This is a predicted structure of a 73-nucleotide RNA (transfer RNA) from Nostoc cycadae WK-1. It matches the Rfam family "tRNA". Gene Ontology term of the family: triplet codon-amino acid adaptor activity. Lineage of the source: Bacteria > Cyanobacteriota > Nostocales > Nostoc > Nostoc cycadae. The prediction has a mean pLDDT of 80. RNAcentral holds the sequence, with entries from ENA.
């Protein structure tokens, strides 16, 4: 400076072709239990990196820009 992947709750991480966001582990309540782990049930958390655009609808398409990996000068 190019060219490539990546960026989503606290952590990881999904989301096939645009119909509007899954699961795990963590937190919190409640059951169990003498307690506590463990296990069972509910919950809560998310401007989908920012900042425009297209669209009746955008995590998903265009465009710039931030951050981070890598390859090549």
């Nucleotide at each position: 400076u190019g060219c490539c992947g990546g960026g989503u709750g606290g952590a990881c991480g999904a989301a096939u072709u645009g119909g509007a966001a899954a699961g795990u582990c963590g937190c919190a309540u409640c059951g169990c239990u003498c307690u506590g782990a463990a296990c069972g049930a509910u919950g809560a958390g998310g401007u989908u990196g920012c900042a425009g655009g297209u669209u009746c609808a955008a995590a998903c398409c265009c465009u710039g820009c931030c951050c981070u990996g890598g390859c090549a000068a």